[in-house]
RNA sequence: AAUUCAGUAUAAGCUUACGCUCGUAUAAAAGCAGGAAUGGGCCUGCUCGUCUCUACCCGGCCACCGGAAUGGCCGGACUACGAGUGAUACAAUGCCAUGG
Repeated sequence: AAUUCAGUAUAAGCUUACGCUCGUAUAAAAGCAGGAAUGGGCCUGCUCGUCUCUACCCGGCCACCGGAAUGGCCGGACUACGAGUGAUACAAUGCCAUGG
């Protein structure tokens, strides 16, 4: 955090939607154009990247720039597809956390 919704059904089971946890995709990335800010470090658009529709940003820290350009690291999503899971109670066992 979760005990959800709907269909069939005595129930079980199956299916659907939704939630959650994973996997794959993509590096929430790259190449540019125009514009803007400087107490700032953005805005608009194009291209590219996925057997892939969509998205392509935000924050923190550090660095850097000085009307001209941002960079590094860390953390955080959405979307597509697939898988698992969504609880009667009790006990045992395993794992995790905390204390001794």
The RNA shown here (Purine riboswitch aptamer) has 100 nucleotides and comes from Paenibacillus solanacearum. Model confidence (mean pLDDT): 77 of 100. The RNAcentral record of the sequence draws on Rfam. The model forms 100% of the base pairs in the Rfam consensus. Taxonomically the source falls in Paenibacillus (Bacteria, Bacillota, Bacilli, Paenibacillaceae). Rfam family: Purine riboswitch aptamer. Rfam describes the family as follows. Riboswitches are metabolite binding domains within certain messenger RNAs that serve as precision sensors for their corresponding targets.